[in-house]
RNA sequence: GGAGUUGACUGAACAGUCGCGCUAUCCGCAAGGGUAGGGAGGAAAGUCCGGGCUCCACAGGACAGGGUGCCAGGUAACGCCUGGGAGGCGAGAGCCUACGGCCAGUGCAACAGAAAGUAUACCGCCUAAGCACUUCGGUGCCGGUAAGGGUGAAAUGGUGCGGUAAGAGCGCACCGCGCCGGUGGCAACAUUCGGCGGCACGGUAAACCCCACCCGGAGCAAGACCAAAUAGGGGAACAACGUUGGUUUUCUUAUGAAAAUUAACAAAGAUGUGGUCCGCAUCUGUUCCCGGGUAGGUUGCUUGAGGUGUGCGGUGACGUACAUCCAGAUGAAUGACUGUUCUCGACAGAACCCGGCUUACAGGUCGACUCCCUUU
Numbered sequence: 001g002g003a004g005u006u007g008a009c010u011g012a013a014c015a016g017u018c019g020c021g022c023u024a025u026c027c028g029c030a031a032g033g034g035u036a037g038g039g040a041g042g043a044a045a046g047u048c049c050g051g052g053c054u055c056c057a058c059a060g061g062a063c064a065g066g067g068u069g070c071c072a073g074g075u076a077a078c079g080c081c082u083g084g085g086a087g088g089c090g091a092g093a094g095c096c097u098a099c100g101g102c103c104a105g106u107g108c109a110a111c112a113g114a115a116a117g118u119a120u121a122c123c124g125c126c127u128a129a130g131c132a133c134u135u136c137g138g139u140g141c142c143g144g145u146a147a148g149g150g151u152g153a154a155a156u157g158g159u160g161c162g163g164u165a166a167g168a169g170c171g172c173a174c175c176g177c178g179c180c181g182g183u184g185g186c187a188a189c190a191u192u193c194g195g196c197g198g199c200a201c202g203g204u205a206a207a208c209c210c211c212a213c214c215c216g217g218a219g220c221a222a223g224a225c226c227a228a229a230u231a232g233g234g235g236a237a238c239a240a241c242g243u244u245g246g247u248u249u250u251c252u253u254a255u256g257a258a259a260a261u262u263a264a265c266a267a268a269g270a271u272g273u274g275g276u277c278c279g280c281a282u283c284u285g286u287u288c289c290c291g292g293g294u295a296g297g298u299u300g301c302u303u304g305a306g307g308u309g310u311g312c313g314g315u316g317a318c319g320u321a322c323a324u325c326c327a328g329a330u331g332a333a334u335g336a337c338u339g340u341u342c343u344c345g346a347c348a349g350a351a352c353c354c355g356g357c358u359u360a361c362a363g364g365u366c367g368a369c370u371c372c373c374u375u376u
Stems, first nucleotide, its partner, number of pairs: 001372010012341007020039001022037006041347001045358002048356005053219004060278004065215005070084005085099001086097004100210002105208002107204002122149002124145003130141004157175006176199001177197005182191003223299004233290006242265010268284005306325008342345001
């Protein structure tokens, strides 16, 4: 000097004139005015996860369904983050992973190939043994074989030696693989340590499935309060109408009978914010549909698992102490104009509030690391 990897910051600036919203305070009957202070983001976006908060509601169990999936930590929690392990990519700095289980079971692998899982003989190799023939060289049948070749993404471990009729872990040595120990590590795991075993029924779970752990629902248009108005209208479905006690009314000479009402129990039914069942609670009449009225105001509404700076602890995520800072609109607040400057200006606007992930981003600035070239 060049090419890369990775982490972080910024997101036009300054001045003037008018304008907008909130809070506090003062003046004013009110309308409104004065003063002071604050007023969009790193993603406010997507609505993909996790929560806080409100309600169902006092809210349990099982099944189905859904989510996550190496280990250890962080966090309110998570499918997030940090640090490790294994596998893979890269020359390297670094990056990626949907990373539990195929010896629980069931599937799938087109085409090619003989054959795609305890599968197989297409081309081959053998003539040992048995039968037949023979010109005595062999040939045919039967039988053996999976080492060689071919097909395929993948063909039942690899190399070498021995052995055999020819071969084959058939045997042996080494490697590989499986199991059991030792050592290191909290663990995943590693092992250039040791022993046993000829060991092969491969691949695939982002295939069904099995295993471990986790999971109520709806959402600020939740919910609460005030005011106002309307037609308590119409229709449908499903029940119960039993026992005991009390009260009232009627009938009766009386006992008593009937009716209404009320309390308890039972039965049955209905309803209850994911589905089914059980349980539980409420009701005795409940639920659903159609139609009509109101849709105005206040609150929820902004102090939070909050942001920033510094110190301490930790490899780190993060924790902790001190200091400091803080938008609440509601058809929707930060805009318009003028002048100057230069790096000539990107993506883009809170709506209950947070922690993440994902996506978008012109230009500019800073740090660490890797490789190449040149010079000293």

Notes: A computed fold for a 376-nucleotide RNA from a Gammaproteobacteria bacterium, annotated as Bacterial RNase P class A. Its Rfam family is "Bacterial RNase P class A". Rfam describes the family as follows. Ribonuclease P (RNase P) is a ubiquitous endoribonuclease, found in archaea, bacteria and eukarya as well as chloroplasts and mitochondria. The family's RNA type in Rfam is ribozyme. Gene Ontology terms of the family: ribonuclease P activity, dimeric ribonuclease P complex and tRNA processing. RNAcentral holds the sequence, with entries from ENA. The gene name in the source record is rnpB. The coordinates come from a structure-prediction model, not an experiment, and the mean pLDDT is 77.